[in-house]
């Protein structure tokens, strides 16, 4: 220096063009049981900004940053990181 392979919520992984901010676990809240816990189970659980007295509601974000397309996390292209090999 080249070559494969990854980077998606608090973590950990799924998803590879179509109502998928995104399945499942794990962690957290609150709750049901319970004398009280545990176990089980049942609910909510990402950030920003905007808008609202709350509740809500709304846009945008899949490492950055551009193209492609009606439509991108998935395709395509630099460019950061990581890992493995090979010089």
């Nucleotide at each position: 220096g080249g070559u494969g392979g990854g980077g998606u919520g608090g973590c950990a992984g799924a998803g590879u063009g179509g109502u998928u901010g995104a399945a499942u676990g794990c962690g957290g809240c609150g709750g049901u049981c319970u004398c009280g816990a545990a176990c089980a189970c049942c609910g909510c659980u990402a950030u920003a900004c905007c808008u609202g007295a709350a509740a809500g509601g709304g846009u945008a974000u899949c490492g950055u940053g551009a193209g492609u397309u009606c439509g991108a996390a998935u395709c395509u292209c630099a460019c950061c990181c990581c890992c493995a090999c090979c010089g």